[in-house]
């Protein structure tokens, strides 16, 4: 350069156009267990901004479109990966 899959929170990985800032693991962390731990077991945990709090806004590579409505469907370019030349 071509074809093909991917790009999601501190990893990793799931998401039929609505009930999604997003399951479920690891990580962290607060408790319980224990003599102490390790295991196990409950709870809580994405980032900015805004507010005394509750709690509101925005973001699912980037930047457009479609649509009442997009992480999810199109287009572009960027990256990552296997394949081909």
């Nucleotide at each position: 350069g071509g074809a093909c899959a991917g790009c999601u929170g501190g990893c990793c990985g799931a998401g039929u156009g609505g009930u999604c800032g997003a399951a479920g693991g690891c990580g962290c962390u607060c408790g319980c267990c224990u003599g102490g731990a390790a295991c196990g077991c409950g709870g809580g945990u994405g980032u900015a901004g805004g507010g005394u709090a509750a709690c509101c806004u925005a973001c699912c590579g980037u930047g457009g479109g479609u649509u009442c409505g997009a992480a999810u469907c199109c287009c572009a370019c960027g990256c990552u990966g296997u394949c081909c030349a």
This is a predicted structure of an 85-nucleotide RNA (transfer RNA) from Sulfurimonas sp. The sequence was found in a public genome assembly. NCBI's taxonomy places the organism under Bacteria, Epsilonproteobacteria, Campylobacterales, Sulfurimonadaceae, Sulfurimonas. It matches the Rfam family "tRNA". From the family's description: Transfer RNA (tRNA) molecules are approximately 80 nucleotides in length.